[in-house]
Order: sequence, then C1' cells, then structure tokens
RNA sequence: GUCGGCGUAGCUCAGUUGGUUAGAGCGUGGGACUCAUAAGCCCAAGGUCGGAAGUUCGAUCCUUCCCGCCGACA
Repeated sequence: GUCGGCGUAGCUCAGUUGGUUAGAGCGUGGGACUCAUAAGCCCAAGGUCGGAAGUUCGAUCCUUCCCGCCGACA
C1' cells in the first nucleotide's frame, strides 16, 4: 500500500433483510431473607450503538470518508 473482519452499558458479548420501548451475563447500588455473613431471590442506575456526512417519512442497521484494534497478501 491492497483486501477482509471488528468497534453496542464499567467488562465480555447478542441484536435487528431499516419501524414505534436497545438487551443478556458479570460487575455496581439498594431491598428482602438471616443472630450475622455468604450464596441464591427481587429491584434499580448506567448507552449521544467509535466520529462526521449522505440516502430515507424514519438509521444501531444501508452508502461514503475518517479514527482505533486484529488478520491476510505485497
């Protein structure tokens, strides 16, 4: 340099051939239980879906560019 994959909650990840509420597990906080603690149970907070632009009535999803990580080839 060319090509491909990935970027979503603090961490690991799912998701949708574009649609009205964006999710799980772990972690964090709280509650109940217990003499107490842990485990298990219940609840909650936490996201401008990497950035910008475009297409569209509507974009986490499609297109382009940029940034970062990984890989293949040269």
Transfer RNA from a Candidatus Nomurabacteria bacterium, 74 nucleotides, folded computationally.
The prediction has a mean pLDDT of 81.
The organism belongs to Candidatus Nomuraibacteriota, within Bacteria.
It matches the Rfam family "tRNA". It is annotated as a transfer RNA. Rfam links the family to the GO term triplet codon-amino acid adaptor activity. From the family's description: Transfer RNA (tRNA) molecules are approximately 80 nucleotides in length.